A computed fold for a 74-nucleotide RNA from a Candidatus Dojkabacteria bacterium, annotated as transfer RNA. Taxonomically the source falls in Candidatus Dojkabacteria (Bacteria, Bacteria candidate phyla). It matches the Rfam family "tRNA". Rfam links the family to the GO term triplet codon-amino acid adaptor activity. By type it is a transfer RNA.
RNA sequence: AGGCCAGUAGCUCAGUUGGUUAGAGCACAGUUCUUAUAAAGCUGGGGUCCGCAGUUCGAAUCUGCGCUGGCCUA
Numbered sequence: 001a002g003g004c005c006a007g008u009a010g011c012u013c014a015g016u017u018g019g020u021u022a023g024a025g026c027a028c029a030g031u032u033c034u035u036a037u038a039a040a041g042c043u044g045g046g047g048u049c050c051g052c053a054g055u056u057c058g059a060a061u062c063u064g065c066g067c068u069g070g071c072c073u074a
Stems, first nucleotide, its partner, number of pairs: 001073007010026004019057001028044005050066005
């Protein structure tokens, strides 16, 4: 320098050909149970989906330009 992949909750990730609420597990808070803790059950909080533009009635999803990380080639 060129090519490919990834970026969604504190962490690990799903999200199917663009559509009717943005989700799971773990973690966190509250609560039940217990003398207490843990475990287990229940409830809850937490995200404008890496950024900016574009296409569209409608974008996490498609396009362009960037940023960050990983891999490959030179």